Small-subunit ribosomal RNA, 5' domain from a moss metagenome, 475 nucleotides, folded computationally.
[in-house]
Context: one part of a larger RNA
RNA sequence: GAACGAACGCUGGCGGCAUGCUUCAUACAUGCAAGUCGAACGCGUGGCUUCGGCCACGAGUGGCGCACGGGUGAGUAACGCGUGGGAACCUGCCUUCUGGUUCGGAAUAACCACGGGAAACUGUGGCUAAUACCGGAUGAGCCCUACGGGGGAAAGAUUUAUCGCCAGAAGAGGGGCCCGCGUCCGAUUAGGUAGUUGGUGAGGUAACGGCUCACCAAGCCGACGAUCGGUAGCUGGUCUGAGAGGAUGAUCAGCCACACUGGGACUGAGACACGGCCCAGACUCCUACGGGAGGCAGCAGUAAGGAAUAUUGGACAAUGGGCGAAAGCCUGAUCCAGCAAUGCCGCGUGAGUGAUGAAGGCCCUAGGGUUGUAAAGCUCUUUCGGCGGGGACGAUGAUGACGGUACCCGCAGAAGAAGCCCCGGCUAACUUCGUGCCAGCAGCCGCGGUAAUACGAAGGGGGCUAGCGUUGUUC
Numbered sequence: 001g002a003a004c005g006a007a008c009g010c011u012g013g014c015g016g017c018a019u020g021c022u023u024c025a026u027a028c029a030u031g032c033a034a035g036u037c038g039a040a041c042g043c044g045u046g047g048c049u050u051c052g053g054c055c056a057c058g059a060g061u062g063g064c065g066c067a068c069g070g071g072u073g074a075g076u077a078a079c080g081c082g083u084g085g086g087a088a089c090c091u092g093c094c095u096u097c098u099g100g101u102u103c104g105g106a107a108u109a110a111c112c113a114c115g116g117g118a119a120a121c122u123g124u125g126g127c128u129a130a131u132a133c134c135g136g137a138u139g140a141g142c143c144c145u146a147c148g149g150g151g152g153a154a155a156g157a158u159u160u161a162u163c164g165c166c167a168g169a170a171g172a173g174g175g176g177c178c179c180g181c182g183u184c185c186g187a188u189u190a191g192g193u194a195g196u197u198g199g200u201g202a203g204g205u206a207a208c209g210g211c212u213c214a215c216c217a218a219g220c221c222g223a224c225g226a227u228c229g230g231u232a233g234c235u236g237g238u239c240u241g242a243g244a245g246g247a248u249g250a251u252c253a254g255c256c257a258c259a260c261u262g263g264g265a266c267u268g269a270g271a272c273a274c275g276g277c278c279c280a281g282a283c284u285c286c287u288a289c290g291g292g293a294g295g296c297a298g299c300a301g302u303a304a305g306g307a308a309u310a311u312u313g314g315a316c317a318a319u320g321g322g323c324g325a326a327a328g329c330c331u332g333a334u335c336c337a338g339c340a341a342u343g344c345c346g347c348g349u350g351a352g353u354g355a356u357g358a359a360g361g362c363c364c365u366a367g368g369g370u371u372g373u374a375a376a377g378c379u380c381u382u383u384c385g386g387c388g389g390g391g392a393c394g395a396u397g398a399u400g401a402c403g404g405u406a407c408c409c410g411c412a413g414a415a416g417a418a419g420c421c422c423c424g425g426c427u428a429a430c431u432u433c434g435u436g437c438c439a440g441c442a443g444c445c446g447c448g449g450u451a452a453u454a455c456g457a458a459g460g461g462g463g464c465u466a467g468c469g470u471u472g473u474u475c
Base pairs, nucleotide, nucleotide: 001475002474003473004472006471007470008469009468010467013347014346015345016344017343018342019340020339021305026303027302028301030300031299032298035064036063037062040061041060043058044057045056046055047054048053071258072257073256080183081182082181083180084179085178086177089175090174091173094171095170096169097168098167099166100165101164102136103135104134105133111126112125113124114123115122116121142151143150144149156163157162158161184230185229186228191221192220193219196218197217198216199215200214201213202212203211233255234254235253236252237248238247239246240245260281261280262279263278264277283294284293285292286291311337313336314335315334319333320331321330322329323328350380351379352378353377360371361370362369363368384416386411387410388409389408390407394402419464420463421462422461423460424445425444426443430459431458432457433456434455440447441446
């Protein structure tokens, strides 16, 4: 000098755009953050009825979604990330193509009846539907095969035009796996390793593989730093620097990991699953003491910690997502608004004229000098702000939270709007008074013990300016 997610002190007019718990991955009151489909299905309630049914709502079965989106950085020094390759894989929805969509069956929730329980919830019996479940048939293609053969599918709905369903092939996008190279500090860590290293066989997986297991061999890694310990999410980037480099990894984007702590699987195309389940633990809450309920590192918000970080706001109008044939519903994603000079950028706090160099202040050699064209006065202007009126784009036809906002027009009136730090040298800017090694200053050198340009005040001056200084950190 530059920079900052900053903080603190003094000060503070407006707008635009950004940014805003860096600390306790501490604990959380309350509300909201994932639903949707009646064009899969039966039922209940209410309404209407031309008595055929129809509409709305409700819980339930079923389908799809809930594995996305959103948060956090604890863990991780690792194929985690970055980059470049690879082969033994999977893939719901979407696109293209080929073929099919046949015949039956048994249940079950809702509901009814009777119970248990304080509650959470739950038992027994009975009735019923389906795109829920099961069996048979067929099966080009598919899978297995000893090549003889064997296995194996479907679902319908309605407004009759579509939406679906099954099998297979291909694509796109997504994902799993393997490898080369790169990726912090410590040797005051030198040896580490028994599923360890390899083989054979088997199991397992979507898939390769000690991934797991049996047996066999004794290997494998290491001063080119193994192992151990410490620290840390990684990257695109960001800051600085002429560059090389150094530091860093907030916001935005990609990847990873985590979801009270530890473990586990279930369902599913996909999870070992933030707002799912089970077990254990700590904590909090309810309880009729038998037993139950919970998980903000989602958005707000609270307590605590801290130098320190915002509203328990509006809307689905746009963009995007889920479901649905659609209408539409849901969406604290998102878009907006609120708060904060936290940062960057822009604008304003007036302009011209004005010497008798007014008054006052300060200094003085008492002549004067300076503040100073500064003020007053005169002549103007009206940005921003205020008041009144009009009023969008964003929305291809409808639909606007923002918003009566931006913007435009008009009105009044210089009117409402300047501070902070510094003045010994470094370093730009000097005098007087007070104080008297005191009070104090200070980044370094150093000032202060009676003439202090260094302390405090004043006048004057210098610098920056809605900011200015200080502190912290990086280069």

RNAcentral holds the full RNA, with entries from SILVA.